Context: one part of a larger RNA
RNA sequence: UUGGGCGUAAAGGGUCCGCAGGGUGUCUGCUAAGUCUGAUGUGAAAUCCUAUGGCUCAACCAUAGAACUGCAUUGGAAACUGGUGGACUUGAGUACCGGAGAGGAAAGUGGAAUUCCUGGUGUAGCGGUGGAAUGCGUAGAUAUCAGGAGGAACACCAAAGGCGAAGGCAGCUUUCUGGACGGUUACUGACCCUCAUGGACGAAAGCGUGGGUAGCAAACAGGAUUAGAUACCCUGGUAGUCCACGCCGUAAACGUUGUAUACUGGUUGUAGGAGGAAUUAGUCCCUUCUGUGACUGAGCUAACGCAUUAAGUAUACCGCCUGGGGACUACGGCCGCAAGGCUAAAACUC
Numbered sequence: 001u002u003g004g005g006c007g008u009a010a011a012g013g014g015u016c017c018g019c020a021g022g023g024u025g026u027c028u029g030c031u032a033a034g035u036c037u038g039a040u041g042u043g044a045a046a047u048c049c050u051a052u053g054g055c056u057c058a059a060c061c062a063u064a065g066a067a068c069u070g071c072a073u074u075g076g077a078a079a080c081u082g083g084u085g086g087a088c089u090u091g092a093g094u095a096c097c098g099g100a101g102a103g104g105a106a107a108g109u110g111g112a113a114u115u116c117c118u119g120g121u122g123u124a125g126c127g128g129u130g131g132a133a134u135g136c137g138u139a140g141a142u143a144u145c146a147g148g149a150g151g152a153a154c155a156c157c158a159a160a161g162g163c164g165a166a167g168g169c170a171g172c173u174u175u176c177u178g179g180a181c182g183g184u185u186a187c188u189g190a191c192c193c194u195c196a197u198g199g200a201c202g203a204a205a206g207c208g209u210g211g212g213u214a215g216c217a218a219a220c221a222g223g224a225u226u227a228g229a230u231a232c233c234c235u236g237g238u239a240g241u242c243c244a245c246g247c248c249g250u251a252a253a254c255g256u257u258g259u260a261u262a263c264u265g266g267u268u269g270u271a272g273g274a275g276g277a278a279u280u281a282g283u284c285c286c287u288u289c290u291g292u293g294a295c296u297g298a299g300c301u302a303a304c305g306c307a308u309u310a311a312g313u314a315u316a317c318c319g320c321c322u323g324g325g326g327a328c329u330a331c332g333g334c335c336g337c338a339a340g341g342c343u344a345a346a347a348c349u350c
Base pairs, nucleotide, nucleotide: 003322004321005320006319007304008303012318014201015200016199017198021194022193023192025088026087027086028085029084030083031082033081034080035077036076037075038074039073040072041071042070049065050064051063052062053061054060091191092188093187094186095185096183097182098181103177104176105175106174107173108172109171110154115149116148117147118146119145120144121143125136126135162169163168206247207246208245209244210243211242215241216240220236221235222234223233258317259316260315261314262313263312265296266295267294268293269292270291271290272289273288274287275286276285278283299306300305323350324349325348332343333342334341335340
């Protein structure tokens, strides 16, 4: 490189945007670069192949033919690819109307609970466990009532529910703002798909500066347990968890399933719309678009299973794999304040 693959065996990039590149709807004129075809020239000889002949045969040699699949020039064809001109509306987009949503950012605000502080009542315990102890408490704890402070998280609603590209998003209100969906016509007229390099976003932990700190809690300390116990259990407890700004750039970043488009059975939920028919109404039935679940076929699969949200049938493009270990490593390079990240071998060994 070809081939074969990538749900679970090795293998889908964490996600999106997107230049180059690759691919690209319907009809039509022109063109003739690709493509197809004819002619001419060339494609040295030897070699290879075929035929005949010469060494007694063969190897070997000689002669003739074919071939040299190529290149150049030139004549032609116009279906397909390309180029160029024109037209179209189904792909894509825009406008209008409409409702749904924890989508994002900022500001404000609410109640419950924990803790702490002050005061009242009140007295000897509380707490904790398998059982205990450390711990707290006569300097009045625990319990209970009233008041106050402060931080963090938002019970019920709540769901197989919703939204978002992914990470993720949940009290309530306001402001700003992104996307998707449905409906109806109208408009633009291929404006599209994918995307190496690149860019943006990216849980938790971690880092820098400054704040904040109620609860929880790595580290740490003590009490237990135990042969030991650097653990599990208990009492404490600092970073951290929270906020602002700036880094980091990784996860079992998982549906372990790249994106886009088309096609291919049935059953049954659920979320958001639209339409139709019936009904006084409540309501119920049918059709359809979009999303999200469960089950079962054809087909696929090594099996498990997947099965219109495909792992089925196809097309386009990207990423990735190539025995286990060594090795998500070394070296080098790039990035980072650091931690480290990205890229990524070999010896050796089975």